The RNA shown here (transfer RNA) has 73 nucleotides and comes from a Candidatus Anderseniibacteriota bacterium. It matches the Rfam family "tRNA". The family's RNA type in Rfam is transfer RNA.

Formats: sequence, structure tokens, C1' cells
RNA sequence: GCGCGUGUAGCUCAGUGGUUAGAGCGCUACGUUGACAUCGUAGAGGUCGAAGGUUCGAUUCCCUCCAUGCGCA
Repeated sequence: GCGCGUGUAGCUCAGUGGUUAGAGCGCUACGUUGACAUCGUAGAGGUCGAAGGUUCGAUUCCCUCCAUGCGCA
């Protein structure tokens, strides 16, 4: 340099055009316990990698760029 992927919560990931973007783990508070753990309830936490385009409407489709993984040279 070329090709094919990946980028969504602190971590691992789901979400193929339509209400307010979700799960597990983790975190916080409360309950439970003599205490811890477990368990239960509630909660916080996201400009969906960036800019642009298509569309009535984009995390989703298209283009460019950035980061990263694999392969080829």
C1' cells in the first nucleotide's frame, strides 16, 4: 500500500430504518446477617468512534476519515 472484519455503559456483548438504546458482570444505596458473603429491591452510568449524505425518520443504509484485528504484498 491492497483486501476482509471490528468500534454501542467501567468490562464482555445484543440490537439489520420507527415510543424513552438494552442484557450479563461490575458500581452505589437500602433490606437481609452478630459480621462478611450470597440473595432481594431500587438507582447511577451512553453526545451508539468522527464529519457528511440518503430518508418523514439513521446505532442500523451510503461516502470519507480515525483507531484496532487478521490476511496479502